[in-house]
RNA sequence: AGCAGAGUAGAAACCUGUGCGUAAAGUGCCAGCCGGACGGGGAGUUGCCGGGUGGACGAAAAGUUUAACUUGCGGUACAGGCUUCGCAUCCCGCUGCU
Repeated sequence: AGCAGAGUAGAAACCUGUGCGUAAAGUGCCAGCCGGACGGGGAGUUGCCGGGUGGACGAAAAGUUUAACUUGCGGUACAGGCUUCGCAUCCCGCUGCU
């Protein structure tokens, strides 16, 4: 110098548990504001995540029975498990081979 490779934060699906809602919050969508994270080091987006605000849309209840429970339902919340994906990108570094 060339070629090849490893590794993160995190994301998604599924399972289990505990909740919340079913008197409609939440989820999802749009706009804008603020913040955060992004392999070992540096930089870092139009991508990702979170929190407010505003806007549009808008749902599955049933049974037992009279205050709650059960079975459901919700693109529902959190935790654990498991699988898959995984530095946007750039520079350097690391490992192997030549």
RNAcentral holds the sequence, with entries from Rfam.
Predicted 3D model of a 98-nucleotide RNA (THF (Tetrahydrofolate) riboswitch aptamer) from Acetanaerobacterium elongatum.
Its Rfam family is "THF (Tetrahydrofolate) riboswitch aptamer". About the family: Tetrahydrofolate (THF) riboswitch was first reported for Ames et al. as an RNA motif in 5' untranslated (5'-UTR)regions of folate transport and biosynthesis genes in Firmicutes genomes.
Its mean pLDDT, the model's own confidence on a scale to 100, is 77.